[in-house]
């Protein structure tokens, strides 16, 4: 230098290929409540996320372009 893969709450992960409804789902964490003599466990509720910029579109986490970071391969 070239090619490919990945980037989503505090953490991990699904959704992306094939655009669509509503509040972007789930688990853990955290906060509040219930239960308990208390704690833990359990149950209920809540907070918080699409790497950045641009484009296409009625509509983008998803498609296209550029960039950033990490990883793999080739030279």
């Nucleotide at each position: 230098g070239c090619u490919c893969c990945a980037g989503u709450a505090g953490u991990g992960u699904a959704g992306c290929c094939c655009g669509g409804c509503c509040c972007a789902g789930c688990a853990c964490u955290c906060u509040g409540g219930c239960c308990u003599u208390u704690c833990a466990a359990g149950c209920c509720a809540g907070u918080a996320a699409c790497c950045c910029g641009g484009g296409u579109u009625c509509a983008a986490a998803u498609c296209c372009c550029g960039g950033c970071u990490g990883g793999a391969g080739c030279a």